[in-house]
RNA sequence: ACGCGCUGGCGGGACUCGGUGAAAUUCCGAACCGGCGGUGAUCCGAUGCGCACGCAUCGGUAGCCCGCGACCCGGACGUCGACCAUGACGGACGGUGGACCUGGUGAGACUCCAGGGCCGACGGUUGAUCAGGCGAAAGCCCGGUCAGACAGUCCGGAUGGGAGACAGCGCGC
Numbered sequence: 001a002c003g004c005g006c007u008g009g010c011g012g013g014a015c016u017c018g019g020u021g022a023a024a025u026u027c028c029g030a031a032c033c034g035g036c037g038g039u040g041a042u043c044c045g046a047u048g049c050g051c052a053c054g055c056a057u058c059g060g061u062a063g064c065c066c067g068c069g070a071c072c073c074g075g076a077c078g079u080c081g082a083c084c085a086u087g088a089c090g091g092a093c094g095g096u097g098g099a100c101c102u103g104g105u106g107a108g109a110c111u112c113c114a115g116g117g118c119c120g121a122c123g124g125u126u127g128a129u130c131a132g133g134c135g136a137a138a139g140c141c142c143g144g145u146c147a148g149a150c151a152g153u154c155c156g157g158a159u160g161g162g163a164g165a166c167a168g169c170g171c172g173c
Base pairs, nucleotide, nucleotide: 002172003171004170005169006168007167008166010164016030017029018028019027032152033120034119035068036067037066038065043060044059045058046057047056048055049054063118064117072095073094074093077090078089079088080087100116101115102114103113104112122156123155124154126147127146128145129144130143132141133140134139
C1' cells in the first nucleotide's frame, strides 16, 4: 500500500429588482442555486526528470454522459403492543425516479471553448361569508358555500436519513 471488521466526527446550495393582485421570496419579466462516486485528449496546480521545446506522476476540473443518494411505492423479517383484529417503530431487499443541443478545435469531446436551451421529491400556504365549539377579550379550532394563487430558492417532516470522503484502532497479507 491492499483486504476485512469495528469506532469517530464530517457529509446541499439559492429570491434581488420590477409588474399584476385584497393576498405571491409561489404567477409574469429579468436575476439567483447545483449532493456523492466514475469518466474527463483540454485547462489549472504541485512534485520529479531533462533543464530548450518538453516528458512522467499525483491532485483538481460535467446539475442535464454512466452509476448512486435524497423523496415516493412495496417489503421478507424484527421489536413494542394486543383476546383477536387494527396499530406504532425499525427494516435486508425490490420498484419508481429530472434535464442538451448547435458550432469550433482535434485522431478522439453530450466533459474543453463559444452560443443558445433545459431540469429540480412530498406536505403546507389566500380572502369573503354562514353554522357550531373554546375563550373575559383579542383570538383560535372545526365544518359548509363562493372565489382564488401555481414554490429548485419560503415553512415543515429534518437536531432526521444519506451516497460517500476522511481519520483512528484491530486482524490478515
This is a predicted structure of a 173-nucleotide RNA (FMN riboswitch aptamer (RFN element)) from Actinoplanes missouriensis. The coordinates come from a structure-prediction model, not an experiment, and the mean pLDDT is 78. The sequence is in RNAcentral, with records from Rfam and Ribocentre.